[in-house]
This is a predicted structure of a 73-nucleotide RNA (transfer RNA) from an Acidimicrobiales bacterium. Lineage of the source: Bacteria > Bacillati > Actinomycetota > Acidimicrobiia > Acidimicrobiales. Rfam family: tRNA. Rfam classes the family as a transfer RNA. The RNAcentral record of the sequence draws on ENA and MGnify.
RNA sequence: UCCGGGGUGGCGCAAUCGGCAGCGCAGCGGACUGUUAAUCCGUUGGUUCUGGGUUCGAGUCCCAGCCCCGGAG
Numbered sequence: 001u002c003c004g005g006g007g008u009g010g011c012g013c014a015a016u017c018g019g020c021a022g023c024g025c026a027g028c029g030g031a032c033u034g035u036u037a038a039u040c041c042g043u044u045g046g047u048u049c050u051g052g053g054u055u056c057g058a059g060u061c062c063c064a065g066c067c068c069c070g071g072a073g
Stems, first nucleotide, its partner, number of pairs: 001072007010025004019056001027043005049065005
């Protein structure tokens, strides 16, 4: 330099054909109990990497940029 994949809560990841952004962990509150842990119930938290475009509507499609991983040279 070229090709491919990826970037989404604090962390790990989902999201069908473009149609209400969700799950687990963690956090917080509660139950349980000698106490903690474990378990169970409830619950908070999102500028979906950045900027533009298409569309009634974009995490998803298009363009440009940044970063990470793999491959080629």